[in-house]
Predicted 3D model of a 78-nucleotide RNA (c-di-GMP-I riboswitch aptamer) from Candidatus Villigracilis affinis. Its Rfam family is "c-di-GMP-I riboswitch aptamer". From the family's description: GEMM was predicted in a large-scale screen for bacterial structured RNA regulatory elements. The sequence was found by an Rfam model in a public genome assembly.
RNA sequence: GCCUCGAAAUGGCAAACCCAUCGCGAGAUGGGGACGCAAAGUCAUGGGUCUACACGUAUAGACCGCCAGACUGCCGAA
Repeated sequence: GCCUCGAAAUGGCAAACCCAUCGCGAGAUGGGGACGCAAAGUCAUGGGUCUACACGUAUAGACCGCCAGACUGCCGAA
């Protein structure tokens, strides 16, 4: 230095809920707020769930804090 791993430390993120705004909607953004998270960072690629229109052979969206995968990242005990 790297891999695995997750003790300690520095910090980080922010569920539900409330307010405002946007959206037909799932939901998103900002503020408050903390259930939790070692990737609760990014990607909708494969599954899965949800929404709208249809009722088809479907179509267009949403969710990465549902699972998997890919890329990247702080620290350094056993």